[in-house]
RNA sequence: AACGGCAGCCGCCCUAUCGCCGGCGGUGGAGACACCGCGGGAGGAAAGUCCGGGCAGCAGAGAGUCGCCAUACUUCCUAACGGGAAGGGGCCCGCCGCGCAAGCGGCGGGCCACAGAGAGCGCCACAGAGAAGAUACCGCCGCGGAAGCGGUAAGGGUGAAAACGCGAGGUAAGAGCUCACGACGGGUGCAGUGAUGUACCUGAUGGCAAGCCUUAUGGGCUGAAAGACCAAAUAUACCGGCAGAAAAGGGUUGACUCGCCCGUUGCCGGGGGGUAGGUUGAUUGAGGCAUUCGGCGACGGAUGUCCUAGAUUAAUGAUAGGGGUCCGCGGAAGCGGAAACAGAACCCGGCUUACAGGCUGCUGUUUUUU
Numbered sequence: 001a002a003c004g005g006c007a008g009c010c011g012c013c014c015u016a017u018c019g020c021c022g023g024c025g026g027u028g029g030a031g032a033c034a035c036c037g038c039g040g041g042a043g044g045a046a047a048g049u050c051c052g053g054g055c056a057g058c059a060g061a062g063a064g065u066c067g068c069c070a071u072a073c074u075u076c077c078u079a080a081c082g083g084g085a086a087g088g089g090g091c092c093c094g095c096c097g098c099g100c101a102a103g104c105g106g107c108g109g110g111c112c113a114c115a116g117a118g119a120g121c122g123c124c125a126c127a128g129a130g131a132a133g134a135u136a137c138c139g140c141c142g143c144g145g146a147a148g149c150g151g152u153a154a155g156g157g158u159g160a161a162a163a164c165g166c167g168a169g170g171u172a173a174g175a176g177c178u179c180a181c182g183a184c185g186g187g188u189g190c191a192g193u194g195a196u197g198u199a200c201c202u203g204a205u206g207g208c209a210a211g212c213c214u215u216a217u218g219g220g221c222u223g224a225a226a227g228a229c230c231a232a233a234u235a236u237a238c239c240g241g242c243a244g245a246a247a248a249g250g251g252u253u254g255a256c257u258c259g260c261c262c263g264u265u266g267c268c269g270g271g272g273g274g275u276a277g278g279u280u281g282a283u284u285g286a287g288g289c290a291u292u293c294g295g296c297g298a299c300g301g302a303u304g305u306c307c308u309a310g311a312u313u314a315a316u317g318a319u320a321g322g323g324g325u326c327c328g329c330g331g332a333a334g335c336g337g338a339a340a341c342a343g344a345a346c347c348c349g350g351c352u353u354a355c356a357g358g359c360u361g362c363u364g365u366u367u368u369u370u
Base pairs, nucleotide, nucleotide: 001366002365003364004363005362006361007360008359009358010357012323013322014321015320016319017318018317020041021040023038024037025036026035027034028033043341047352048351050350051349052348053347054346055223056222057221058220068219069218070217071216072215073087074086075085076084077083088114089112090111091110092109093108094107095106096105097104098103115214116213120212121211122208123207124206137156138155139152140151141150142149143148164182165181167179168178169177183205184203185202186201187200188199189198190197191196227280228279229278230277236272238270239269240268241267242266243265249262250261251260252259287306288305289304290303291302292301293300294299325338326337327336328335329334
């Protein structure tokens, strides 16, 4: 320098004019409201609505078991989390070293939903002789005249996977059959908070839990259209007052009449609930920034400082000029063009996804120069 990787940051700026949303102040007005002035007005993801919480309502009101759902190496951080930090382990690639080999170790880079397959059940397509305590297709060895029978799992072949690998012994040929070394699992001791590592002993050693399952932990349901408050017009439960020509009903008496009361109808007044509508919830919060202290870090403490959108058919815009960035043309001056993803809706912490262009730090490979 080129091409990458990881992490973090920015996400065009300024001025003028005219608008929109909401706030404060002033003036006018009885009020509704109008006018003037001042300052505020989208994001890093406002998105997906995936996870966790605040807040709210409903249900339950104690405890346990079963079921369902979610999570799954360890420790820590956090209000909490399925998020994050640090660590452990595993896998892949490159280089180097040890070793006959299998394999092991070191360095660098990348990746991992990473509990349990030594509790049980189930499954392992196609191919293949055989797919889980099994198998004989070719080959090898023995017997046999041959057909064939027996042995074998070294070698070949099939497959994603073939009964742990490799070397030696052993054998008719072979085989963990035996031994050394190594891989993997279990137990004990030691180290570590722990995952785990390591030494010794030991083992009946295929894979899949993203099939059932086991173990551990957590989980009531709903969601701002939640919820709370105020409340018109119209109709009206209920209450009071007034009026009623005729007629009907009930009560008051043993019965009848009169009277009275209830009721009925209309008007007036009061009045509860619900509707339209309005207010609230609602933006000061696990808040931001700076300094400092503690911690490897996520993060935490202290001090100082700042307040910075709140719409509800839903504002956050348009025009003009100037500047910056990038691209093209040009010797230059300059001219022309381009600028992404995306638009708050109760709030907060995360995750995921989208994104033109730019900046910073660390780092890998290759080439060149010293």
A computed fold for a 370-nucleotide RNA, annotated as Bacterial RNase P class A. It matches the Rfam family "Bacterial RNase P class A". Its family is annotated with dimeric ribonuclease P complex, ribonuclease P activity and tRNA processing in the Gene Ontology. By type it is a ribozyme. The prediction has a mean pLDDT of 77.